[in-house]
Molecule: Glycine riboswitch aptamer
Organism: soil metagenome
RNA sequence: CCUCUGGAGAGUUCCCGCGAGGGACGCCGAUGGAGCAAGGCAUGACGCCAAUCUCACAGGUGCCAGGACAGAGG
Repeated sequence: CCUCUGGAGAGUUCCCGCGAGGGACGCCGAUGGAGCAAGGCAUGACGCCAAUCUCACAGGUGCCAGGACAGAGG
């Protein structure tokens, strides 16, 4: 890196639409992104990396899809 399996959270809201769906507001945090941000590395100092933390930009908020992470195989 590839394949298979498991895999959470959040709308009894309002508006438009025949419907699929779209918008507003609220909410979620386990894709992505950002953060002096717990911690780690190194240094005389500057610095570097960075979480399951923080932010909530993108994303998500029935099913499908996606999905950090875990297990098995190659």